[in-house]
RNA sequence: CUUUUUACAGAAGCGCCGGGACCAUGCGAACGGUAUGGUCGACGAGGAGGAAAGUGAUCGAAAGAUUCGGCGGAUGCUUUCCCGCUUGUUCCGAAGCGCAGAAGGGAGCAAAGGGUGCCGGCAACGGCACAGACAGAAAUCCCUUUACGGAACGCU
Numbered sequence: 001c002u003u004u005u006u007a008c009a010g011a012a013g014c015g016c017c018g019g020g021a022c023c024a025u026g027c028g029a030a031c032g033g034u035a036u037g038g039u040c041g042a043c044g045a046g047g048a049g050g051a052a053a054g055u056g057a058u059c060g061a062a063a064g065a066u067u068c069g070g071c072g073g074a075u076g077c078u079u080u081c082c083c084g085c086u087u088g089u090u091c092c093g094a095a096g097c098g099c100a101g102a103a104g105g106g107a108g109c110a111a112a113g114g115g116u117g118c119c120g121g122c123a124a125c126g127g128c129a130c131a132g133a134c135a136g137a138a139a140u141c142c143c144u145u146u147a148c149g150g151a152a153c154g155c156u
Base pairs, nucleotide, nucleotide: 014072015071016070017069019068020040021039022038023037024036025035026034027033043060044059045058049082050081051080052079053078054077055076083098084097085096086095087094088153089152090151091150092149093148101146102145103144104143105142106141107140115130116129117128118127119126120125
């Protein structure tokens, strides 16, 4: 340097499409017909202890024609087991959780769309840059309150 193999990463609103909508060309007297090719088909926020089974997945924004419909997948949810975290420590049980107890309060955080400009495509449409705006859920951070039973230990 080349080749091969293996592992990991490069997606999880993610991938794909025969329905559908739309575009181009051809055919056709013509069309809303037909053939071929093409375009669209989820905007971010959030989300993984391990295994198995089931289910077939959180939140809002925009749009108001498709974020429709379909296929696959999926970090969701439920149950069981294992491991781990919290209730001073260890063990047992219980409850709730998964870098990890519960309750209340507070804080910060979006992109698309819209505007301006640019690039690619005959077109449908695709891509990019700049400035500015607007969520909700959960989680995070901060504050407050609070957290079971038994045994042993520790502390006062």